[in-house]
RNA sequence: UUUGUAGAAUAAAAGAGUAUUCGUAUAUCUUCGAUGAUAAGGAUCGAAAGUCUCUACCCUAAGACCGUAAAUUUUAGGACUACGAGUAUGACUUUUUUUGUC
Repeated sequence: UUUGUAGAAUAAAAGAGUAUUCGUAUAUCUUCGAUGAUAAGGAUCGAAAGUCUCUACCCUAAGACCGUAAAUUUUAGGACUACGAGUAUGACUUUUUUUGUC
């Protein structure tokens, strides 16, 4: 000086994971069937449809309305899931740079 092995440190990049924010989808919406309660009640089960879309299609609160019948309804608040983007992140993975030891 070159090559090789092992370990350590520094810096950077990418990815994964986690958390969070935003966007798109969907309006946590609509239709139908069966069963069921009745003002101390207004529910349960199932199917369809909606999304370039998997899943979900409910919960809480405050009212309205229905004079006992078979039918509900308004307002406010809440997400979950799929995809995309941003931000944060020491500890995970990979790659690269530099330093020094053997």